[in-house]
RNA sequence: CGAGUCGGUCGGGCGACCGCGAGCCGGACCUGGCGACAGGCCCGGCCCGAGGAAAGUCCGGGCUCCACAGAGCAGGGUGGUUGGCAACACCAACCCGGGGCGACCCGCGGGAUGAGUGCCACAGAAAACAAACCGCCGCCGUCAGGCGGUAAGGGUGAAACGGUGAGGUAAGAGCUCACCAGCGACCGGGGUGACCCGGCCGGCUCGGUAAACCCCACCCGGAGCAAGGUCAAGAAGGCCCCGCCGAGAAAUCGGCCCGGCUGCGUGGACGCCCGAGGGCUGCUCGCCCGAGUCCACGGGUAGACCGCUCGAGGCGUACGGCGACGUACGCCCUAGAUGGAUGGUCGCCGGGCGUGCUGGGAACAGUGCGCUUACAAAACCCGGCUUAUAGACCGACUUGCCGC
RNA sequence: UCCCGCAUAGCUCAAUUGGCAGAGCAGACGGCUGUUAACCGUCAGGUUAUAGGUUCGAGUCCUAUUGCGGGAG
Numbered sequence: 001c002g003a004g005u006c007g008g009u010c011g012g013g014c015g016a017c018c019g020c021g022a023g024c025c026g027g028a029c030c031u032g033g034c035g036a037c038a039g040g041c042c043c044g045g046c047c048c049g050a051g052g053a054a055a056g057u058c059c060g061g062g063c064u065c066c067a068c069a070g071a072g073c074a075g076g077g078u079g080g081u082u083g084g085c086a087a088c089a090c091c092a093a094c095c096c097g098g099g100g101c102g103a104c105c106c107g108c109g110g111g112a113u114g115a116g117u118g119c120c121a122c123a124g125a126a127a128a129c130a131a132a133c134c135g136c137c138g139c140c141g142u143c144a145g146g147c148g149g150u151a152a153g154g155g156u157g158a159a160a161c162g163g164u165g166a167g168g169u170a171a172g173a174g175c176u177c178a179c180c181a182g183c184g185a186c187c188g189g190g191g192u193g194a195c196c197c198g199g200c201c202g203g204c205u206c207g208g209u210a211a212a213c214c215c216c217a218c219c220c221g222g223a224g225c226a227a228g229g230u231c232a233a234g235a236a237g238g239c240c241c242c243g244c245c246g247a248g249a250a251a252u253c254g255g256c257c258c259g260g261c262u263g264c265g266u267g268g269a270c271g272c273c274c275g276a277g278g279g280c281u282g283c284u285c286g287c288c289c290g291a292g293u294c295c296a297c298g299g300g301u302a303g304a305c306c307g308c309u310c311g312a313g314g315c316g317u318a319c320g321g322c323g324a325c326g327u328a329c330g331c332c333c334u335a336g337a338u339g340g341a342u343g344g345u346c347g348c349c350g351g352g353c354g355u356g357c358u359g360g361g362a363a364c365a366g367u368g369c370g371c372u373u374a375c376a377a378a379a380c381c382c383g384g385c386u387u388a389u390a391g392a393c394c395g396a397c398u399u400g401c402c403g404c
Numbered sequence: 405u406c407c408c409g410c411a412u413a414g415c416u417c418a419a420u421u422g423g424c425a426g427a428g429c430a431g432a433c434g435g436c437u438g439u440u441a442a443c444c445g446u447c448a449g450g451u452u453a454u455a456g457g458u459u460c461g462a463g464u465c466c467u468a469u470u471g472c473g474g475g476a477g
Base pairs, nucleotide, nucleotide: 001400002399003398004397005396006395007394008393009392010391012349013348014347015346016345017344018343020049021048023046024045025044026043027042029040030039031038032037051375055386056385058384059383060382061381062380063224064223065222066221070285071284072283073282075220076219077218078217079216080094081093082092083091084090095109096107097106098105099104110215111214116213117212118209119208120207133154134153135150136149137148138147139146140145162180163179164178165177166176167175181205182204183202184201186199187198188197189196190195228306229305230304231303237262238261239260240259243256244255245254246253247252264298265297266296267295268294269293270292277289278288279287313332314331315330316329317328318327319326320325350373351372352371353370354369355368356367357366358365359364405476406475407474408473409472410471411470414429415428416427417426423460431447432446433445434444435443453469454468455467456466457465
């Protein structure tokens, strides 16, 4: 100087004018109240005001309600090991397999010998335990062929039933033997473990596919802040119920009252304890609530507050750990809207690209002009993953060439 | 907020259990006709939305993304 690998950070700055949302303070006006004051609205000041992904909603939790959370089936998810974490499909280290000269990267990485089933097009004789197309060998033969043996050779295919050599045979074949490769059982050693190393035995040679059905191990109750709660109006009513009073022989009826549910209108169906229906997506059981529920048509888009942002929070230091991470101490507080705020214009300075000029041997430096400055925006909150992103910077490492 | 489905030729749709991507209409050319339409014949047209993976092999199976459509409250 070139090519590359991994990790991390930032993702414009300053100023002026206009504007928006939250909080605090001050003031004017309106309403209520005797008043202190409360509410509404407007103005002014101070201060705060998006992201690394706020996104996709793909996982996991917190929180809230349903029975504090039940049983069985169905269904879904995960899938090497050990650890981390609140938890995970996330993260770290390691193991195994594959790729790269290397730094390093990739893997939905359990089971296809001890479960079973299915599939493997075309070609090929044969696509998985059964097979003979050509060839080889034996026998018969009317000389066309027939019967039998044989998986060593040919050819096909993505894949053909271990490879080489020797023995053996009619020809052959793990049929037998030696070596090599694989598989399995056993033994010894190392490791927490996945697994690795070594020895010995068995001719055991067994195809692939589970991102096909399936089997094994482990995990999963459902819904979601429009969760859920409080207050006000309870307007016109309807229904249920504790208790009391009155009438009555009783059934029942009328009235008062505590409480609960419902509640836009019309029509229809079913039901009111022999109980419809509900408890959020599948079935059965069980449990609980229960007086309303469902359907069709028409109308309507609707109060306030809490939940609501301090949290498995962030930053720094020390210690433990290979690491993910954990512990201790110190410091910091940083949006909470509800038709949804964080924006617009201008100027200067930056960054990048193109081009012209000047200086210089070159690298480059200075300067003028033009273009450009991304992806995208909270909505209950966190931990991850994935995807998008103009560009800029930093660190560690590998490799090639040249020079010393 | 929570879910589901689809994408194949210019258009509308097929493709069985993963095994050579096809049909109708439209288009081009030729024929028939005095001419056009109809009819007959031939032809072209596809990265199966995009990317990656599993597999010998993917339109089909898995994952991510993009676009479109639908449902519940």